[in-house]
RNA sequence: GACAAAGGCAAACCCGUCGAAAGACGGCGACGCAAAGCCACGAGGCUAAAACCGGUGAUACGCCGGUCACGCUAGUCGGGCUACCGAA
Numbered sequence: 001g002a003c004a005a006a007g008g009c010a011a012a013c014c015c016g017u018c019g020a021a022a023g024a025c026g027g028c029g030a031c032g033c034a035a036a037g038c039c040a041c042g043a044g045g046c047u048a049a050a051a052c053c054g055g056u057g058a059u060a061c062g063c064c065g066g067u068c069a070c071g072c073u074a075g076u077c078g079g080g081c082u083a084c085c086g087a088a
Base pairs, nucleotide, nucleotide: 001085008033009032014027015026016025017024018023031075037081038080039079041078042077043076044073045072046071051067052066053065054064055063056062
C1' cells in the first nucleotide's frame, strides 16, 4: 500500500461438542480483512457460575434484584513480536 502478482484468513446464519453464561472448537458458508498471523501488557466492551448484600419465602429448598472476573473478546482500540509482493 497498487484496478499488480502469488496466495492467505473467514463474519453472520445453521449443525455438532464443551461451558452457568459470555464465548471457544469443528463442519458448512463468505460479511469482510494488508497483518482478520501470534501475544491478555494498557484501555474499552460482554457474561456473572461461585461469593457477598437485599427482598420474598420460611424447618428448609427455591425465586427475584444488585455488586463483582481470577472467565471471555486479538474481527473494539492501542501496544509487543513475526511475515508475502515490490508500483507510486